[in-house]
């Protein structure tokens, strides 16, 4: 000097998942009338972006490629263009459509990005 690695702090990213006097508070989710709506072994529901299709191997399990549809980042917001990545999973258990009171549950867990343009917010600096 340059690579890799590792371990702390800051910072940032998915996510609801953050705060706190430790009591809860914020936020996210589920159940649940009347009206209203609709279904019923081809079970049926939830949460989440994670849905529907074609071609091919493989001939149990699944793998590949590819279209459409969804979802994130590119280090204030938004718009636009470029680039790039994911498109898992897990629950409930014969049962649940909206649904007010109301009842109930969660509030972890994993990473590490930083191109351009046009508006516009804050900052600083000069006068």
């Nucleotide at each position: 000097g340059a690579a890799u690695a590792u371990u702390g702090a800051a910072c940032g990213c998915c996510g609801a998942a953050u705060c706190u006097u430790u009591g809860g508070a914020u936020c996210g989710g589920g159940g649940a009338a009347c009206c209203c709506a609709u279904a019923c072994u081809u079970g049926g529901g939830g949460c989440g972006a994670a849905a529907c299709g074609a071609c091919g191997c493989a001939a149990u399990c699944g793998c590949g490629u590819u279209g459409u549809a969804g979802a994130g980042c590119a280090a204030g917001u938004c718009u636009u263009c470029u680039g790039u990545u994911c498109u898992a999973g897990c629950c409930c258990g014969a049962c649940a459509g909206c649904u007010a009171a109301c009842c109930u549950c969660g509030u972890a867990g994993g990473c590490g990005u930083c191109g351009a343009a046009g508006a516009u917010c804050a900052c600083g600096c000069a006068a």
This is a predicted structure of a 127-nucleotide RNA (c-di-AMP riboswitch aptamer (ydaO/yuaA leader)) from an Anaerolineales bacterium. Rfam family: c-di-AMP riboswitch aptamer (ydaO/yuaA leader). Gene Ontology terms of the family: cyclic-di-AMP binding and regulation of gene expression. The model forms 92% of the base pairs in the Rfam consensus.